[in-house]
RNA sequence: AUUUGGGUCUCGCGCAAUGAAGACUCAUGAACCCCGCCAGGUCCGGAAGGGAGCAACGGUAAGUGAUAAUCUUCAUGUGCCGUGAGGGUGCCUAAGUACC
Numbered sequence: 001a002u003u004u005g006g007g008u009c010u011c012g013c014g015c016a017a018u019g020a021a022g023a024c025u026c027a028u029g030a031a032c033c034c035c036g037c038c039a040g041g042u043c044c045g046g047a048a049g050g051g052a053g054c055a056a057c058g059g060u061a062a063g064u065g066a067u068a069a070u071c072u073u074c075a076u077g078u079g080c081c082g083u084g085a086g087g088g089u090g091c092c093u094a095a096g097u098a099c100c
Base pairs, nucleotide, nucleotide: 001097002096003095004094005093006092007091008090009086010085011084012083013082014081015079016078017076018075019074020073021072022071023070025066026065027064028063034059035058036057042051043050044049
């Protein structure tokens, strides 16, 4: 000096990480306009019984709160981890060749 390969560079895909939101879980949560069960009272009945049904109790809806893990969605100069393609102007590196 040159050749080849690889890296650095770009794009795509995949994976992981991070952030946000949602789901899941728990708690709370409807005087009545949710459900169940309905004391008392009330209604029907001669009675036996039955009806509607407030409170209480139990369970939930929307909502609210809590927090670890998990799942879903989105994003990113988080990783330069894997893979493919591109780029060969420059830089680094490995091997070879030629010349001094």

A computed fold for a 100-nucleotide RNA from Candidatus Megamonas gallistercoris, annotated as Bacterial small signal recognition particle RNA. The RNAcentral record of the sequence draws on ENA. Its Rfam family is "Bacterial small signal recognition particle RNA". Rfam classes the family as a non-coding RNA gene. The coordinates come from a structure-prediction model, not an experiment, and the mean pLDDT is 78. Taxonomically the source falls in Megamonas (Bacteria, Bacillati, Bacillota, Selenomonadaceae). A source record names the gene ffs.